Transfer RNA from Companilactobacillus zhongbaensis, 74 nucleotides, folded computationally. The organism belongs to Companilactobacillus, within Bacteria. It matches the Rfam family "tRNA". Rfam classes the family as a transfer RNA.
[in-house]
RNA sequence: AGGGAUAUAGUUUAAUGGUAGAACUAUGGUCUCCAAAACCAUCAGUGUGGGUUCAACUCCUACUAUCCCUGCCA
Numbered sequence: 001a002g003g004g005a006u007a008u009a010g011u012u013u014a015a016u017g018g019u020a021g022a023a024c025u026a027u028g029g030u031c032u033c034c035a036a037a038a039c040c041a042u043c044a045g046u047g048u049g050g051g052u053u054c055a056a057c058u059c060c061u062a063c064u065a066u067c068c069c070u071g072c073c074a
C1' cells in the first nucleotide's frame, strides 16, 4: 500500500427497517448473629460524521479503532 472481518452497558451476547433486550459484574434491599448463596430492585449501551426512509443497531457512504491475509522497504 491492497483485500477481508469486526465495532451494542464495565464484560459477554441478542434484536425481520417498526418499544434497544438478556446474562454476568456493580449498587441497594429481603433473608442471616455476621457473611456467602438465593430472591427482588436499580444504574448503564448501538465507534464518529453524512445520506435514504414516516421510521435505521439494521440499508448506502466517508472516516476512526481492532484483528486477519497479501505485498513493498529496511
Base pairs, nucleotide, nucleotide: 001070002069003068004067005066006065007064010024011023012022013021018054026042027041028040029039030038047063048062049061050060051059